[in-house]
Molecule: Bacterial RNase P class A
Organism: Gemmatimonadales bacterium
RNA sequence: GUGGUGGGGCGCGACGGUCGCGGUCCGCACUGGGCGGGUCGAGGAAAGUCCGAGCUCCAUAGGGCAGACUGCCAGGUAACGCCUGGGCGCCGUGAGGCGACGGAGAGGGCCACAGAAAACAGACCGCCCACCCUUUUUGGAGUGGGUAAGGGUGAAAAGGUGGGGUAAGAGCCCACCGCACGUCCUGGCAACAGGAGUGGCACGGCAACCCCCAGUCGGAGCAAGGCCAAAUAGGCGGCGAGGUCCUGCCCGGACCGUUUGAGCCGUGGGUAGGCCGCACGAGGUGACGGGCGACCGGCACCCCAGAUAGAUGACCGUCCGGGUGCAGCAGCGCCCGAACAGAACUCGGCUUACGGCCCCGCCACUCAC
Numbered sequence: 001g002u003g004g005u006g007g008g009g010c011g012c013g014a015c016g017g018u019c020g021c022g023g024u025c026c027g028c029a030c031u032g033g034g035c036g037g038g039u040c041g042a043g044g045a046a047a048g049u050c051c052g053a054g055c056u057c058c059a060u061a062g063g064g065c066a067g068a069c070u071g072c073c074a075g076g077u078a079a080c081g082c083c084u085g086g087g088c089g090c091c092g093u094g095a096g097g098c099g100a101c102g103g104a105g106a107g108g109g110c111c112a113c114a115g116a117a118a119a120c121a122g123a124c125c126g127c128c129c130a131c132c133c134u135u136u137u138u139g140g141a142g143u144g145g146g147u148a149a150g151g152g153u154g155a156a157a158a159g160g161u162g163g164g165g166u167a168a169g170a171g172c173c174c175a176c177c178g179c180a181c182g183u184c185c186u187g188g189c190a191a192c193a194g195g196a197g198u199g200g201c202a203c204g205g206c207a208a209c210c211c212c213c214a215g216u217c218g219g220a221g222c223a224a225g226g227c228c229a230a231a232u233a234g235g236c237g238g239c240g241a242g243g244u245c246c247u248g249c250c251c252g253g254a255c256c257g258u259u260u261g262a263g264c265c266g267u268g269g270g271u272a273g274g275c276c277g278c279a280c281g282a283g284g285u286g287a288c289g290g291g292c293g294a295c296c297g298g299c300a301c302c303c304c305a306g307a308u309a310g311a312u313g314a315c316c317g318u319c320c321g322g323g324u325g326c327a328g329c330a331g332c333g334c335c336c337g338a339a340c341a342g343a344a345c346u347c348g349g350c351u352u353a354c355g356g357c358c359c360c361g362c363c364a365c366u367c368a369c
Stems, first nucleotide, its partner, number of pairs: 001365010013319007021041008043340001047351002050349005055221004067217005072086005087101001088099004102212002107210002109206003124151002126147006133140002159177006178201001179199003183196005225276004235267005242256005283302004288297003320337007
């Protein structure tokens, strides 16, 4: 220099001004609800609602069955299916990436197509032997056997290479490699690794099929849940013989009521509406200490949205950054400051979306000194 690989941060400019919106505090008007001032006001994903929790209500003697989920080991954490470190396997020259990664020697089931044969293996071609026929020099045809070394099929064909051996072959025998072992030794907390011994090898694959083993697991969710509480119509209790209208008064009249109770008083529950839950928390920032790390500990400082049809916006100026044009430079003009998105009970994760900027580690190749 080129190409690659892993990670961290920002996420949109800074300051000032004007107007506007939501919360809160103070002051003034003063109970209609307003005026002035201070202060705070979206995200890294607020998203998907996929895991795990807090919180709330309901359920719940104890045990089992069924069901769901998880599945190498150790650690972290309130917890997790998350994270960190390690082991093993696969991929990559490498940095590094990916992995539902317990059990197929308890049982059942499945293994398409191709292929002779797919699990108590298997003779299609080939190879070898015998017999027989033919030809006769070695060849050819048939029959009966032997053979898993070679070919061919397949995702997979029952260890590999070499040698011995044999009619040809074969763990049939041997060496090395591989494999197995509830054996031993060494290292490691462990997963596991290395070595020794034993065994000629017995054990194909699929558990993201049933199953077996081990572990975990009540349900619903802030429209949870709690409190205050009208009008109207019901409920309950008490009083009760009158009440309402024509009609301001008297007379008169009409209607309702006096067992079926008009009217008045009191009161319970529910609804509308309001308040709490609801913003101090597994909280944030800083440096320090412990740990490889995830993370943990004490210390100091900070208070950081709470709407309810849902506020968080717009404009101007100066500077900054980027792009572009003119220009010898200084400089000047113009444009841009964006993408994904937007709180609604709260946290920890995962996943997904995203224009762009900044920083760090590492790898391979090449060039120069």